[in-house]
RNA sequence: CAUCAUUCGUUGGGGUGCCGAAAGGCUGAGAGGCGCGUUGAAGCGUCAACCCACUGAACCUGAUCCGGGUCAUGCCGGCGGAGGGAACGGAUAUUUGCCAAAA
Numbered sequence: 001c002a003u004c005a006u007u008c009g010u011u012g013g014g015g016u017g018c019c020g021a022a023a024g025g026c027u028g029a030g031a032g033g034c035g036c037g038u039u040g041a042a043g044c045g046u047c048a049a050c051c052c053a054c055u056g057a058a059c060c061u062g063a064u065c066c067g068g069g070u071c072a073u074g075c076c077g078g079c080g081g082a083g084g085g086a087a088c089g090g091a092u093a094u095u096u097g098c099c100a101a102a103a
Stems, first nucleotide, its partner, number of pairs: 001097002006091005011053004017026003032047005059084003065078004
């Protein structure tokens, strides 16, 4: 001098399932509220919490996928060195590299 990581601010991205008549239960960071819409749904918008923002598995496609397991479900693993996917600035610098000086 730069830099892995960490942190702060603002901005943005994302999902909201399964079982049950209900109450409630399961997994998880998160499964929520309100409004519009509908015969009822589907669907749409908005707010909150949570997670994630290119060194990107937050999340989506593949997928009405494959194996295991469960009352059931992306519940677990594979798929996945597959594809797509939303950023700028400040601070610190414990990580690493380069240059210089001294011993």

Model confidence (mean pLDDT): 77 of 100. A computed fold for a 103-nucleotide RNA from Stappia taiwanensis, annotated as TPP riboswitch aptamer (THI element). Lineage of the source: Bacteria > Pseudomonadati > Pseudomonadota > Alphaproteobacteria > Stappia. It matches the Rfam family "TPP riboswitch aptamer (THI element)". Rfam's curators write: Vitamin B(1) in its active form thiamin pyrophosphate (TPP) is an essential coenzyme that is synthesised by coupling of pyrimidine and thiazole moieties in bacteria. The previously detected thiamin-regulatory element, thi box was extended, resulting in a new, highly conserved RNA secondary structure, the THI element, which is widely distributed in eubacteria and also occurs in some archaea. Analysis of operon structures identified a large number of new candidate thiamin-regulated genes, mostly transporters, in various prokaryotic organisms. Rfam 15.1 lists 16,130 matches to the family in 8,693 species.